[in-house]
Molecule: transfer RNA
Organism: Dactylosporangium aurantiacum
Parts: sequence; C1' cells; structure tokens
RNA sequence: GUCUUCGUAGCUCAGUGGAGAGAGCGCCAGGUUGCGGACCUGAAGGUCGCUGGUUCGAGUCCAGCCGAGGACA
Repeated sequence: GUCUUCGUAGCUCAGUGGAGAGAGCGCCAGGUUGCGGACCUGAAGGUCGCUGGUUCGAGUCCAGCCGAGGACA
C1' cells in the first nucleotide's frame, strides 16, 4: 500500500430498516446475615467511533475519515 472483519453501558457482547436501545458481569442503595459472601429487590449508567448521504424512518444501508485485529505485498 491492497483486501478483509470489527467499533453499541465500566467489561464481554446481542440487536440484519419501524415504535421506549438491551442482556450477563460489575458499580450503588435496600432486604437477608452476628459481620461478610451467596441470594432477592430496586436504581444509576449510552451524543450506538466521527462527519456526511439515502430513506417517511438508520445502531442497522452507502461514502469518507479515525482506531483495533487478520491476510497478502
């Protein structure tokens, strides 16, 4: 340099054009417990990498950039 896969919550990921953006773990509060752990309940936490485009509607499709992994040179 070319090709390719990926970027969504603190971490690991789901979400293949439609209505409120989710799960597990973690963090916080409460319950329980002699104190913890485990368990139960609840809450917080997201400009969906950035900027444009397509569309009535984009996390999802397209383009360019940025970043990470892989293959080839």